[in-house]
Order: sequence, then C1' cells, then structure tokens
RNA sequence: UCCCUGAUAGCUCAGCGGUAGAGCAUCCGACUGUUAAUCGGACGGUCGUAGGUUCGAAUCCUACUCAGGGAG
Repeated sequence: UCCCUGAUAGCUCAGCGGUAGAGCAUCCGACUGUUAAUCGGACGGUCGUAGGUUCGAAUCCUACUCAGGGAG
C1' cells in the first nucleotide's frame, strides 16, 4: 500500500428494506422459616462516524475510524 471479516443494551450475540430482539447481568415481585435455585415483570440502544439511494435503511452504496485476519 492492497484485499477480506467485524463494530447493535453493562457483557455475549441474533436481526435476508417495513415497530430493534434474546441470553446473562441489574432492579422489583412471586415462591421459601431465611438464603440459594426456580418463575413473572421492569429497566437498559443517537445500531462505530459522516454522506448517499429509497415512501421507508441496523440492513443497500461511498468515504473514514477502530479491532482481527491475509497478500506484498
């Protein structure tokens, strides 16, 4: 310098253009003599940044940033 992959909740990750989700964690409740376990609920997102396409973008296109891998 070039190529590929990734970036979404505190953490690990889903999400094939039409309301952003799960598990764990945290909080509240149920259960229990108490704790733990189990069960129910709540909270939590400018979807890496900036543009573009579209009626509509986490999703498609471009550039950049960061992380990982590869070529020279």

This is a predicted structure of a 72-nucleotide RNA (transfer RNA) from Sphingomonas turrisvirgatae.
It matches the Rfam family "tRNA". It is annotated as a transfer RNA. From the family's description: Transfer RNA (tRNA) molecules are approximately 80 nucleotides in length.
The sequence was found in a public genome assembly.
Its mean pLDDT, the model's own confidence on a scale to 100, is 83.